[in-house]
RNA sequence: CGGACUGAGGAGCACUGCAGUGCCGCAAAGGCGGCACCAGGCUCAGUCGAAAAAUGUUCAACGGUGCUCAUAUUUU
Numbered sequence: 001c002g003g004a005c006u007g008a009g010g011a012g013c014a015c016u017g018c019a020g021u022g023c024c025g026c027a028a029a030g031g032c033g034g035c036a037c038c039a040g041g042c043u044c045a046g047u048c049g050a051a052a053a054a055u056g057u058u059c060a061a062c063g064g065u066g067c068u069c070a071u072a073u074u075u076u
Stems, first nucleotide, its partner, number of pairs: 003048007010069006018041001020037007040062001
């Protein structure tokens, strides 16, 4: 640096369908068209030989559209 797995980033419902996947057709190198699925695909942390202990500090930023709830703050 890349890959895989796990966890976290409050939750639910509906809509759209880029990438991707599957099927069919054309092409027969690349790819193109149609249908279906599809909004944690992003970020962070850990693990990818095994086991154990101590101290201190801290609790990220984001995620198409609409609605609802939760949490927090402020006002009445």
The RNA shown here (SAH (S-adenosyl-L-homocysteine) riboswitch aptamer) has 76 nucleotides and comes from Mariprofundus ferrinatatus. RNAcentral holds the sequence, with entries from Rfam. The organism belongs to Mariprofundus, within Bacteria. Its mean pLDDT, the model's own confidence on a scale to 100, is 76.